[in-house]
Molecule: SAM riboswitch aptamer (S box leader)
Organism: Actinomycetes bacterium
RNA sequence: UAAUCAUCAAGAGAAUCCGAGGGACCUGGCCCGAUGACGAUUCGCCAACCGGUCGAAUGACACGGUGGCAAUGCCAGCGACGAUGAAAG
Numbered sequence: 001u002a003a004u005c006a007u008c009a010a011g012a013g014a015a016u017c018c019g020a021g022g023g024a025c026c027u028g029g030c031c032c033g034a035u036g037a038c039g040a041u042u043c044g045c046c047a048a049c050c051g052g053u054c055g056a057a058u059g060a061c062a063c064g065g066u067g068g069c070a071a072u073g074c075c076a077g078c079g080a081c082g083a084u085g086a087a088a089g
Base pairs, nucleotide, nucleotide: 001089004086005085006084007083008082013043014042015041016040017039021032022031023030026077027076028075029074044069045068046067049065050064051063052061053060054059073081
């Protein structure tokens, strides 16, 4: 990183720094934000995609690799696009 497969209506918080936008792109809504959003760092937590351990198995654990912690991927346009994981090219 193009494509493939699977999932995306559940769940999960604070502190410090920064300082004005953010909710993937576009449009129309709606929402979050100086009572500090978004982002970064630290700790914490959620979950169970892959590996691992136990088990005959359905499964369990949460040790490792990821991922995640406003609202249904916020809603719609969108049988597209986006995000995450896996195996590889």